[in-house]
RNA sequence: GGGCGGGUCCUGUGCGGCGGAAGAUCGUGAAUCUGGUCAGGGCCGGAAGGCAGCAGCCAUAAGCGACUCCUUCCGGGUGACACAGGGUUACCUGGCCGAU
Numbered sequence: 001g002g003g004c005g006g007g008u009c010c011u012g013u014g015c016g017g018c019g020g021a022a023g024a025u026c027g028u029g030a031a032u033c034u035g036g037u038c039a040g041g042g043c044c045g046g047a048a049g050g051c052a053g054c055a056g057c058c059a060u061a062a063g064c065g066a067c068u069c070c071u072u073c074c075g076g077g078u079g080a081c082a083c084a085g086g087g088u089u090a091c092c093u094g095g096c097c098g099a100u
Stems, first nucleotide, its partner, number of pairs: 001097002004094005009086006015079002018075006025066004034059004042051003
């Protein structure tokens, strides 16, 4: 000096991670306008029994809270992650060839 390969650079895909949202799960949750069971009491009945049904209890709706364990979606100058493509102007790096 020449040439080859890789990296830094760009793009795309995928994966992980971060943030947000929703679902799932759990808890709580209705004086009355949810349900069930309905003590007491009330009504009907000669009686047997039946009817409605307050409080209480149970299960829940809307809502609220917890959990980020799980599922889904969105986002990024998130990643000395993977793959593929681009680019060889510049920089770094590893051989090869030639000259001195």
Bacterial small signal recognition particle RNA from a Chloroflexota bacterium, 100 nucleotides, folded computationally. Of the family's consensus pairs, 93% are formed in the model. It matches the Rfam family "Bacterial small signal recognition particle RNA". About the family: The signal recognition particle (SRP) is a universally conserved ribonucleoprotein involved in the co-translational targeting of proteins to membranes. By type it is a non-coding RNA gene.